[in-house]
């Protein structure tokens, strides 16, 4: 960085400096002098990547054999010393789009309309990570 890919309904606070904002933009509704946001320092969550372990039953590639067996790598699953990364609210809701809902017309398929209230589902944006330029 107008790039790729995956994941965001789980879950994790103390204490110390500081001293007015903070929740990424926008409306909303929240946190906030009982000190938020921020630093640090210690806890701690997860388990993205690495690293090491397991299982052999199943699956799938690869090697090897005439064939079984074997080997090894993923899938699975554990740990958590290391590299990140998190520890108010689901990404705190929602924005755009579609579908249900909702009004009218119609025998029936179904058209048409309001509408952003409420369910659903997809996207854009944004965070992490894990690459790439």
């Nucleotide at each position: 960085c107008g790039c790729u890919c995956a994941u965001c309904c789980a879950g994790a606070g103390g204490a110390g400096c500081u001293g007015a904002g903070g929740g990424a933009c926008c409306g909303g509704c929240c946190c906030u002098a009982c000190g938020a946001c921020g630093c640090u320092c210690c806890g701690g969550c997860a388990a993205c990547c690495a690293u090491c372990c397991g299982u052999u039953c199943u699956g799938c590639c690869a090697c090897c054999u005439c064939a079984u067996c074997g080997u090894g790598g993923c899938a699975c699953g554990g740990c958590g010393c290391g590299g990140u990364g998190c520890c108010a609210a689901c990404u705190c809701c929602g924005g755009c789009c579609c579908a249900c809902c909702c009004g009218g017309c119609a025998g029936c398929c179904g058209c048409c309309g309001a509408g952003c209230c409420g369910u659903g589902g997809g996207a854009a944006a944004g965070a992490u990570g894990a690459g790439g330029a």

The RNA shown here (SAM riboswitch aptamer (S box leader)) has 133 nucleotides and comes from Catenulispora acidiphila.
Taxonomically the source falls in Catenulispora (Bacteria, Actinomycetota, Catenulisporales, Catenulisporaceae).
Model confidence (mean pLDDT): 79 of 100.